[in-house]
Context: one part of a larger RNA
Molecule: small-subunit ribosomal RNA, central domain
Organism: uncultured prokaryote
């Protein structure tokens, strides 16, 4: 240096954007750097290899050859790569039009449930459990009616559904805004793919400052249960959950499956388009593009299974793995207010 792997055995980075780097569509011309071939010089000797020879053999030694796979110069070749110039449209991107959508941010509005407060009706229980008790209630509870206030979450629609790069996203309306898909024509002319570092985003919990606090509820207290019960069950209740700003940067961040492109039987269901068909329309049917599922040919796989949404067949680039424990730990470094995160061993042991 080459050779093996990463759904579940060890192994895909949580996700995206993107500098460097790696790789890169069709055609023509030039150049000849890479590349190929021929040649020249050099590649000390010894060593290694081959042949012959000398010590009785051998080790060892001598002579000759080969080799030294390298480097440099020169000639030639021009398919491929590079470089320079030019052309192209199929990759990529843009433009008028159409479309669906919980994509993001901000504002306004809403009803039902719940709690509190006030008032009315009304009287002895309510609540809770396997059964109870703690708890609440004659200072009038529970129940019921009316009014007002508050915070949080949005039933039905609702789906095997949709959207987003991922985390994730759901009451209604409005404003601002990102992306996708379909699509006749047209424009730019390789502008592309990947992406070490880097930057940004990143559930929940947690942290800082200030608000808010209805319900729920770690911790905590009490009641039960039990041999005990630092639990499961019950009664309360604080952080928190919510908002603003700033941190944290983790996860079974999962499809346990990196991204992009190309190719490789079918059947069927759902969502979004534009088109054809009947007759203007609707439904249906036909073909087609994009997305989401299920089943399956070939193939793959240790099997389970995967199977045009590949785990099939290939290419490009990145990340990662190398027996179990010690250990995702120690030390050091970087980051953080802290909690801790990232990077990451060894002794020893089986």
């Nucleotide at each position: 240096c080459u050779g093996g792997g990463c759904u579940u055995a060890a192994a895909g980075g949580g996700u995206g954007c993107g500098c460097a780097g790696g790789c890169g569509g069709a055609c023509u011309c030039g150049u000849c750097a890479g590349u190929g071939u021929c040649u020249u010089g050099u590649g000390a000797a010894a060593u290694c290899c081959c042949a012959c020879g000398g010590c009785u053999c051998a080790a060892c030694c001598g002579u000759g050859g080969a080799a030294c796979u390298g480097c440099a110069g020169g000639g030639c070749a021009u398919a491929c790569u590079g470089c320079g110039a030019g052309u192209c449209u199929u990759g990529a991107g843009g433009u008028a039009g159409g479309u669906a959508g919980g994509g993001g941010c901000u504002g306004u509005c809403g009803g039902a449930a719940c709690a509190a407060u006030a008032g009315g009706u009304g009287u002895a229980g309510c609540g809770g459990u396997g059964a109870a008790a703690u708890g609440c209630g004659u200072a009038g509870a529970u129940a019921u009616c009316u009014a007002u206030u508050g915070g949080a979450a949005c039933g039905c629609c609702a789906a095997u559904g949709g959207c987003g790069a991922a985390g994730g996203c759901a009451g209604a309306c409005a404003g601002c805004u990102g992306g996708g898909c379909c699509g006749a024509a047209u424009c730019u002319g390789a502008c592309g793919c990947u992406g070490a570092g880097g930057c940004a985003c990143g559930a929940a919990a947690g942290c800082g400052u200030g608000g808010g606090g209805a319900g729920c509820a770690a911790a905590c207290a009490g009641g039960a249960u039990u041999a005990g019960a630092u639990a499961c069950c019950c009664u309360g209740u604080u952080a928190g959950u919510c908002c603003a700003c700033g941190c944290c940067g983790u996860a079974a961040a999962c499809g346990a499956u990196g991204u992009g492109c190309a190719c490789u039987a079918g059947a069927u269901c759902c969502c979004g388009g534009a088109g054809g068909u009947u007759u203007u329309g609707a439904c249906g049917c036909c073909a087609u593009c994009g997305g989401g599922g299920c089943c399956g040919a070939a193939g793959c796989a240790a099997a389970a299974g995967c199977g045009u949404u590949a785990a099939g067949u290939g290419c490009a680039c990145c990340g990662c793995c190398u027996g179990g424990g010690g250990a995702g730990u120690a030390c050091g470094g970087c980051c953080g207010c802290a909690a801790g995160g990232c990077u990451a061993a060894a002794a020893c042991u089986c």